Notes:
Transfer RNA from Candidatus Woesebacteria bacterium UBA5941, 72 nucleotides, folded computationally. It matches the Rfam family "tRNA". Rfam's curators write: Transfer RNA (tRNA) molecules are approximately 80 nucleotides in length. It is annotated as a transfer RNA. The sequence was found in a public genome assembly. The source organism's lineage runs through Bacteria, Bacteria candidate phyla and Candidatus Woeseibacteriota.
[in-house]
RNA sequence: UCCCCUGUAGCUCAAUGGCAGAGCAAUUCGCUGUUAACGAAAAGGUUGUAGGUUCGAGUCCUACCGGGGGAG
Numbered sequence: 001u002c003c004c005c006u007g008u009a010g011c012u013c014a015a016u017g018g019c020a021g022a023g024c025a026a027u028u029c030g031c032u033g034u035u036a037a038c039g040a041a042a043a044g045g046u047u048g049u050a051g052g053u054u055c056g057a058g059u060c061c062u063a064c065c066g067g068g069g070g071a072g
Stems, first nucleotide, its partner, number of pairs: 001071007010024004018055001027041004048064005
């Protein structure tokens, strides 16, 4: 320098162009002598950044940024 993959909740990951979700963690409540475990509830998101296409973008296109891999 070039090519490929990847970036979504605190963490690990889903989501066919049509309501952004799950598990774990944390919070609150219940359970009890107390803690842990268990049960329940509620919360938590500028989907890396900036543009473009579209009635509609996490998803498609372009550039850039971060991470990983490969070629030279």